[in-house]
RNA sequence: UGUUCGAAAGGGCAAAGCCAUCGAAAGGCGGCGACGCAAAGCCAUGGGUCUAAAGCCGAAAGGCCAUGAUAGCCAGGUUGCCGUG
Numbered sequence: 001u002g003u004u005c006g007a008a009a010g011g012g013c014a015a016a017g018c019c020a021u022c023g024a025a026a027g028g029c030g031g032c033g034a035c036g037c038a039a040a041g042c043c044a045u046g047g048g049u050c051u052a053a054a055g056c057c058g059a060a061a062g063g064c065c066a067u068g069a070u071a072g073c074c075a076g077g078u079u080g081c082c083g084u085g
Stems, first nucleotide, its partner, number of pairs: 004085001005083002012037002017032003021028002035072001041078003045075003048070003055064003
């Protein structure tokens, strides 16, 4: 230095829930809070899942639909801290 791996130490992130706020919703952002995480950093490219405002269908009830969301569902891409063996 590279690869594999996750010992140690230092640090990092933050599920549910509650408060506030944005949103039609799913969900996001901030605070509190820690279930967990070695990429739980970043990217919606493929699959999955969630929502269904607008639109379409319908007499209605309702149905369909992503251009919305999810990277803490999986795959893929990309960047990266420490360094025992």